The RNA shown here (Bacterial RNase P class A) has 371 nucleotides and comes from a soil metagenome.
The RNAcentral record of the sequence draws on MGnify.
Parts: sequence; C1' cells; structure tokens
RNA sequence: AGCCGACCGGGCGGCCGCGUCGAGUCGGCCUUGGGCCGGUCUCGCCGAGGAACGUCCGGGCUCCAUAGGGCAGGGUGGUGGGUAACGCCCACCCGGGGUGACCCGCGGGAAAGUGCCACAGAGAACAGACCGCCAGUCGACCUCGGUCGGCCGGCAAGGGUGAAACGGCGGUGCAAGAGACCACCAGCACCCCAGGUGACUGGGGUGGCUAGGCAAACCCCACCCGGAGCAAGGUCAGACAGGAAGCGUUCGAGGGCUGCUCGCCCGAGCUUCCGGGUAGACCGCUGGAGGAGUGCGGCAACGUACUCCCGAGAUGGAUGGUCGCCCCCUGCCGACGGCAGGGACAGAACCCGGCGUACAGGUCGGCUCGU
Repeated sequence: AGCCGACCGGGCGGCCGCGUCGAGUCGGCCUUGGGCCGGUCUCGCCGAGGAACGUCCGGGCUCCAUAGGGCAGGGUGGUGGGUAACGCCCACCCGGGGUGACCCGCGGGAAAGUGCCACAGAGAACAGACCGCCAGUCGACCUCGGUCGGCCGGCAAGGGUGAAACGGCGGUGCAAGAGACCACCAGCACCCCAGGUGACUGGGGUGGCUAGGCAAACCCCACCCGGAGCAAGGUCAGACAGGAAGCGUUCGAGGGCUGCUCGCCCGAGCUUCCGGGUAGACCGCUGGAGGAGUGCGGCAACGUACUCCCGAGAUGGAUGGUCGCCCCCUGCCGACGGCAGGGACAGAACCCGGCGUACAGGUCGGCUCGU
C1' cells in the first nucleotide's frame, strides 16, 4: 500500500413513565374448601436486532376429504457433497481479471428447428462487386513501352464500413485469384490410451479444410414444484329480520381434488338482488431443524456424543424520557486542561434456515506486494 475472515455496535447510577407475568390490597360474583372476574392502587422479576428491515427464495405448522394420472404453467441449470429444504453453503472444474494475497461469472444445448443481429455499410449468414485486381473485345490518344473510356465476363487477395465480413501465416498455382493444392499453427467432430467418483485434464491418431453471435427470444434436454396463509385454524360469548326472483332434489343444481382435463368423491340446496346485525374474549403463542464449550469424523460446508445455558409475546400495538459521571469523534481556546456540538442504521407481531439491502464509530486474527 492492499486482500480475506471473525466480532462489538456505548457503560454505570438516580428519578419519572409503559407492557406481560407473579404477589399483595380493595371491590364484585359463586353449590364459602376455595375459586373466578375487575381496578386512574402498591411491590417485585423480566422486557428488540445484527440486521428485529425488504418480504426475494426455502421449510416447519394450520386448513383445504385423498394429494392420483395427463396437458398447460412456473422454477432451477458446470461437477461432487452438505442440509428439513433452498435460487443457500462448502470443495473442485472451466472461463475472465490482478505482480500477488485474492476476486468475478444468470457457467446445459446455437453442426433439432424457427426467429433476431440497431447504426454504418455494396453485402449481416448456404453472404457480398462500393473502391479495387485481371482476361477478352470495341473505341480514342500515343513518345509504339502503354494510358484512358465503354461492353461482356472472372476474382473475396488488398482498401473501406462495422461489435461482428465466412480460419491465421508462408508457399505452389493462376490472366488475376481462391483450402484449388501443400507445410505449420489455431479450432472442430470422431476414435484410442492414461489420471479423476465426476465436471474435466494430459497424450496419440483419423477426417474434412472451418463451423459468427444471441437461448435474460421462442424452443430442446435434465431435474423440481398442489393451493392459500396465524386476518391460517379452533373454542366461547353476544347481535340480527327477513323478503323477492331464477335453477335444482336420482333425467341430479351446485361443490371438492384451488389453471384445464381424465378419473374419483360429496351432494340438497345453490345463484342474484333488496334489507338487517357484529367486529368481544380465549386457544394457537413461543424451548426450538435453539445457543455455547469440549471431544470425535470430515479439506470444508456439516454431522455426532457429552456438559452447560436460554425470564419479549404486545393487539391502536409496551420496550421510553431526563439528569450526573465515564467512553469515543469533531471544532475552538495560551492547552498533559477546559468549553461547545455530536454518537449511526433501524426496530419484534406464528416460528425457523438463507439471500439482499442500510449502518456513526471501533476491536481482533490470518495473508500478499513494495522498501
């Protein structure tokens, strides 16, 4: 000068305030053993995060009778592992970047098919004569070597355009050229050998001379996916008012398997319109794929055994305010001190595993390059 990983994210005390729970007290109720309910009451314990966030993935849990086939739809995409599962994590492979530590990759298939390739350019994919090169022929000029112009043909070597112009380079060849042919190189397809679980790597041979890019375009291949979500779902209490029309009760309306369909099942109510009522309490609810340490297995992610630890649960939604001392940062001042200002991002709502994003300031460890 950098790279990577792990962690903290104000501390102590006083006063006031809020929420759950427990105890007390007061009041009320009950078949007085006692229990239940309530309060502008008292005391005590505890009371947000590394991201509690975004709600982008994955799972647990709950309900949908069972969670079946096909089609459609969605997702994932190098290989091998880890995991409850994943689009996450680990290790490796391939490609790219960096002197290096290390970092980045939406990384299957473009010689199945279809489609697209802006602008520029003559031409953008079984290509293309704009400039140019060459042969023939006609005409003009001429210093008799040629030059210029027209016509008919040949040519992808050179120029020019472009992100990209149909292998590179050297030679043979030719009127001029061209994988037309040849050597070498690059790349491709197939075959063989060796290593690896595998992606793949190394080596050898044959072939044809060459195959552009885009699949985050359709599509193809492989694998995965039922839907809705704690306002899930359940219990109790309370309120209300029904009316009209249509369809239907085995010739079966309607509903479920939450896209469609097959198949299966339930089945006496269903749909529309008008009118009316409630929005309270409780369960779900927090100890779980939980955390830490040590040992063992594994390169690692992780797994496993033992020990120890774990006092948010609100529902208009608590977790705060203020003062003092200390800590950190910044500024100023005749300065081992004092004064002033500041201390982020944010914040539970069923619970976990990830990813992504925000963040004042600070700590620790490992490694690289230069001197």